[in-house]
RNA sequence: GUCCACCGUUAGAGGUGCCCCUUCAUGAAAGGGGCUGAGAUCAAACUCUUGGAACCUGAUCCAGAUAAUGCUGGCGAAGGAAAACGGAUCUACCUUUCU
Repeated sequence: GUCCACCGUUAGAGGUGCCCCUUCAUGAAAGGGGCUGAGAUCAAACUCUUGGAACCUGAUCCAGAUAAUGCUGGCGAAGGAAAACGGAUCUACCUUUCU
C1' cells in the first nucleotide's frame, strides 16, 4: 500500500414447500398445529449481489430416507442470475528501509 472477512449508507435480486385437524355431505376458502430450514408470502423479516449454490432451468429427473415434501445426496468444473461508495481494525500478500 492492496485484497478477503467485518461495519455503515444507498440500490438491487430471490424463495415461501409438505402433512394433519376444525369450520358442512362435496369442492373452495379460512383458522389452528406438526416437519425441514436463515427464511415456508406471519414478514417489510430472512438470504444473496459477479471471489455470484441466494435463486431459476434441467425437473412431473435419479438414488436414499420420511407421515409427506428438493427432507438428504447427485445432477453441479452444466446453463442462467442482481452493486456501488465509505469506514476503521485486522488476516494474507506485495514493495521499501534498517538489523